[in-house]
RNA sequence: GUAGAGGUCGCGUAUUUUAUCAGUAGGUCCCGGGAUGGUUCAGGAACAGAAGAACGGGGAGGAAAGGAAACUACGCCGAAGGUGAUGCCGGUUCCUGACAGGCAGCGCCUGGGGAUAUGGUUAAGAGCCGUAUAACUGUCACUGCAUCAGUGGAGCGCUAC
Numbered sequence: 001g002u003a004g005a006g007g008u009c010g011c012g013u014a015u016u017u018u019a020u021c022a023g024u025a026g027g028u029c030c031c032g033g034g035a036u037g038g039u040u041c042a043g044g045a046a047c048a049g050a051a052g053a054a055c056g057g058g059g060a061g062g063a064a065a066g067g068a069a070a071c072u073a074c075g076c077c078g079a080a081g082g083u084g085a086u087g088c089c090g091g092u093u094c095c096u097g098a099c100a101g102g103c104a105g106c107g108c109c110u111g112g113g114g115a116u117a118u119g120g121u122u123a124a125g126a127g128c129c130g131u132a133u134a135a136c137u138g139u140c141a142c143u144g145c146a147u148c149a150g151u152g153g154a155g156c157g158c159u160a161c
Stems, first nucleotide, its partner, number of pairs: 001161004007077001010076005016070003028059005036048002040098006080110005086104004091099001111137002115133007139153006
């Protein structure tokens, strides 16, 4: 360099469907209210507002995004995930700054999936991420009573050529 292996759900991506989000948000009507609203946060502006703002209660109607699961397809076996700084994008009227979020390459960490505990994320967990623990599993090395057992290592690994 080429070709491969790992599997209690191996990894990622996309479409579709389903539930959740939520009887929530926003709009609308009624009642109260009585001067502000302009809401991711701070400042400012347009604009709305005594022909009644914020806010509270009620009626009819009523979403979406992010996140999740299942099926299928596709790409794959550092698959990929996490984290850090950097650059770019970015949030439903606009401007400035901050911050959530997304993307890119780079550095560092993690062999793999699950369980339990715990912290975080989230509207929420039964999802996802981090840490710890004891097992399981693939692989290599060493030891032994050798189709097995024990100990140790890490994917910068392992097998074949």
Lysine riboswitch aptamer from a mouse gut metagenome, 161 nucleotides, folded computationally. The sequence is in RNAcentral, with records from MGnify.